[in-house]
RNA sequence: ACCACAUUCAGAGCGAUCGAGGGACCCGGCCCAACGACAUCGCACCAACCGAGCCUGACGGCCACGGUGGUAAUGCCGGAGCAAUGAGGA
Numbered sequence: 001a002c003c004a005c006a007u008u009c010a011g012a013g014c015g016a017u018c019g020a021g022g023g024a025c026c027c028g029g030c031c032c033a034a035c036g037a038c039a040u041c042g043c044a045c046c047a048a049c050c051g052a053g054c055c056u057g058a059c060g061g062c063c064a065c066g067g068u069g070g071u072a073a074u075g076c077c078g079g080a081g082c083a084a085u086g087a088g089g090a
Base pairs, nucleotide, nucleotide: 002089003088005086006085007084008083013043014042015041016040017039021032022031023030026079027078028077029076044071045070046069049067050066051065053062054061055060075082
């Protein structure tokens, strides 16, 4: 990088470093950003996709220990068509 499946209007921040763009791509908007955005790191938090544990006859439920993921705005809005995350397959 490919295939199908599920989810994407809920939720969750502080500090340090960096230093100019960022909100995936394209178009039209609209936002964030030197009062430091974005990104990286640390800790914290949110959530419950997968595993574990517990409960159940089962369906399911609980939990948050582990693996992911996430912590501006409905995937920011509209269009086109795509994107992201999870576990699986090849």

Description: The RNA shown here (SAM riboswitch aptamer (S box leader)) has 90 nucleotides and comes from a Thermaceae bacterium. It was read from a public genome assembly, where an Rfam model found it.